A computed fold for an 85-nucleotide RNA from a soil metagenome, annotated as c-di-GMP-I riboswitch aptamer. Its mean pLDDT, the model's own confidence on a scale to 100, is 88. Rfam family: c-di-GMP-I riboswitch aptamer. Rfam 15.1 lists 5,092 matches to the family in 1,772 species. Its family is annotated with cyclic-di-GMP binding in the Gene Ontology.
């Protein structure tokens, strides 16, 4: 980073597993993505089992919290194809 070339990934929706959620995984399917390729260090967002705490007779509800999660939020690291300007 092009009106180039060979590709490649695969969002929204269904479906089927999985998890308390978030979300993930697999098959259908494309919005787009020059790293929409890996990686959770730094920020940011997202959920809240567990657990403190309150209320309540109790089941429960609420509030706080990542040991969770999301790289298709941003950065930073690592990596990779082509080669016009």
């Nucleotide at each position: 980073g092009a009106u180039a070339a060979a590709g490649g990934c695969a969002a929204a929706u269904c479906c089927g597993g999985u998890g308390a959620a978030a979300g993930c995984c697999g098959g259908a399917g494309a919005c787009g993505c020059a790293a929409a390729g890996c990686c959770a260090u730094g920020g940011g967002u997202c959920u809240a089992c567990c657990a403190u705490u309150g209320c309540g007779a109790a089941a429960g509800c609420a509030a706080u919290c990542a040991c969770g999660a999301c790289c298709g939020c941003c950065a930073a690291g690592c990596u990779g194809c082509c080669g016009a300007a």